This is a predicted complex of two RNAs, RNase P RNA and transfer RNA, with 416 nucleotides together.
The prediction has a mean pLDDT of 76.
It holds a member of the Rfam family "Bacterial RNase P class A". The family's RNA type in Rfam is ribozyme.

[in-house]
RNA sequence: CGAGUGUGAAAGACAAUCGCGGCGGCUUUUGCCGAUGAGGAAAGUCCGAGCUCCGCAGGGCGGGAUGCCGGCUAACGGCCGGCGAGGGUGACCUUAGGGAAAGUGCAACAGAAAGCAAACCGCCAGCUUUGCUGGUAAGGGUGAAACGGCGUGGUAAGAGCACACCAGCAAUUUGGUAACAAAUUGGCUUUGUAAACCCCAUCCGGAGCAAGACCAAAUAGGGGAGGGUUGAGGCGGCCCGCUGACCUUCCGGGUUGUGUCGCUUGAGCGUGCCAGCGAUGGUGCGCCUAGAUAAAUGAUUGUCUGAAAAAACAGAACUCGGCUUAUUGAUCACUCAACAU
RNA sequence: GCGCCUGUAGCUCAGUGGAUAGAGCAUUGGCCUCCGGAGCCAUGUGCGCAGGUUCGAUUCCUGUCAGGCGUACCA
Numbered sequence: 001c002g003a004g005u006g007u008g009a010a011a012g013a014c015a016a017u018c019g020c021g022g023c024g025g026c027u028u029u030u031g032c033c034g035a036u037g038a039g040g041a042a043a044g045u046c047c048g049a050g051c052u053c054c055g056c057a058g059g060g061c062g063g064g065a066u067g068c069c070g071g072c073u074a075a076c077g078g079c080c081g082g083c084g085a086g087g088g089u090g091a092c093c094u095u096a097g098g099g100a101a102a103g104u105g106c107a108a109c110a111g112a113a114a115g116c117a118a119a120c121c122g123c124c125a126g127c128u129u130u131g132c133u134g135g136u137a138a139g140g141g142u143g144a145a146a147c148g149g150c151g152u153g154g155u156a157a158g159a160g161c162a163c164a165c166c167a168g169c170a171a172u173u174u175g176g177u178a179a180c181a182a183a184u185u186g187g188c189u190u191u192g193u194a195a196a197c198c199c200c201a202u203c204c205g206g207a208g209c210a211a212g213a214c215c216a217a218a219u220a221g222g223g224g225a226g227g228g229u230u231g232a233g234g235c236g237g238c239c240c241g242c243u244g245a246c247c248u249u250c251c252g253g254g255u256u257g258u259g260u261c262g263c264u265u266g267a268g269c270g271u272g273c274c275a276g277c278g279a280u281g282g283u284g285c286g287c288c289u290a291g292a293u294a295a296a297u298g299a300u301u302g303u304c305u306g307a308a309a310a311a312a313c314a315g316a317a318c319u320c321g322g323c324u325u326a327u328u329g330a331u332c333a334c335u336c337a338a339c340a341u
Numbered sequence: 342g343c344g345c346c347u348g349u350a351g352c353u354c355a356g357u358g359g360a361u362a363g364a365g366c367a368u369u370g371g372c373c374u375c376c377g378g379a380g381c382c383a384u385g386u387g388c389g390c391a392g393g394u395u396c397g398a399u400u401c402c403u404g405u406c407a408g409g410c411g412u413a414c415c416a
Stems, first nucleotide, its partner, number of pairs: 002336005010328001012304007020037002023034004039313001043324002046322005051208004058240004063204005068082005083097001084095004098199002103197002105193003115147001120140002122136006148166002151163003167189001169186007212261003215257001222251006233243002268287008342412007351366004359396001369383004389405005
């Protein structure tokens, strides 16, 4: 210098002028003054919770989600640390990674044969010899995959038929909390697919702040049809259980507010110390940081920081913890390659 | 907010694990014609994107992007 990998941060600061929102104070009104006013993703709504209502949040079936081990957390499908497997020269990255010996299904084409056995060519033996019968999975060929690999012995030719090594399986021992790893021994070998059905284990009641509560306003709880104590509705897949009188629809009426609460002090933020490899936890001190409701949070100028301020993506709507996506420029640590010493 | 659907050729659609992904219209070229149309023959083009499972993915799974639809107060 080039090409990369990982990590944690930042997202302009200050001042002036004009303007907007709600709040507080003053003010009869009008208005004046004061402090304050978007994000790392406020987004997607993909997970998990708080909160609220459904009487309780019950049982079974069905359905869904998750799926190596240990830990963190209010919880999670999130995070941290490991193990195994795979990828990369490397820093490092990815990983739905339980069960195929419970059962079922599928494996196109090619190939003799595709799941448990099988003989097309070849090899060997026999015979009634231009073929037939039998043996054979060593060799050829097909395929993503041919039922362990390779060598020696053995044999008519062959074969775990026997043996050594390797792979795999099982048991034991050792190490580790565990996943797992290593060693020894054994019998000689059990295709793949569960992000196919399925089995096993764990978890899951439903709805969502337009939840829900209250005030104000208004009235006649009218008439018709259907269903209903042989059970309506609650109960949002079904059944049981609980509860126990209404429900659906049509006709005809009344009323409907720029209402109040929920609403922002919270698993909160900043910082120091301690424990931990870490996620995280504990503790001391300090701080209060939008709460609008059709919706305010903006513009201009100057100075500074900066390579550039004409510098990206983007705008709260009950609240948190994550994930994902969009996006600007830089920092630190590390790797590879080239060059120089 | 909640629920749901779709993405395949220029357009409208089919294909739901098995290889050359198909149909109609359209495009382009040729034949025919004095020219054009019609007709006939030929022709190119594609599975929204990224990753994974599998021998093999438009199809299965995960994530993501884009588009569309439905629904909603009280008495």